Background: This is a predicted structure of an 88-nucleotide RNA (Glycine riboswitch aptamer) from a soil metagenome. The model forms 91% of the base pairs in the Rfam consensus. Its Rfam family is "Glycine riboswitch aptamer". From the family's description: This family represents the bacterial glycine riboswitch. Clan: Glycine riboswitch clan. The coordinates come from a structure-prediction model, not an experiment, and the mean pLDDT is 76.

RNA sequence: CCGUCCGGGAGAGUCCCUGCGCCGCCAGCGUAGGGCGCCGAAGGGGCAACCUCCCCGGAACCUCUCAGGCAGCAAGGACCGGGCGGGA
Numbered sequence: 001c002c003g004u005c006c007g008g009g010a011g012a013g014u015c016c017c018u019g020c021g022c023c024g025c026c027a028g029c030g031u032a033g034g035g036c037g038c039c040g041a042a043g044g045g046g047c048a049a050c051c052u053c054c055c056c057g058g059a060a061c062c063u064c065u066c067a068g069g070c071a072g073c074a075a076g077g078a079c080c081g082g083g084c085g086g087g088a
Stems, first nucleotide, its partner, number of pairs: 001086008013036001015035008037070003043066001044064003050058002
């Protein structure tokens, strides 16, 4: 440094509309799509402090928000710590 496992791990909507399901209808709930608003910590783009200076190369938790996400749980999650395996 890479892979894998374990532990920790933030932010932002319980908004509006429509379809469907539950229901005989409404209401309500669930679900899918759309609209508006919002978030940055998968991935991706941009800037470049820095890597003693130059070239090459690398490069943020800054920035954009394409992708992703926005009650809780769960999942995901940059990053941090540890175990194991491999590489230099």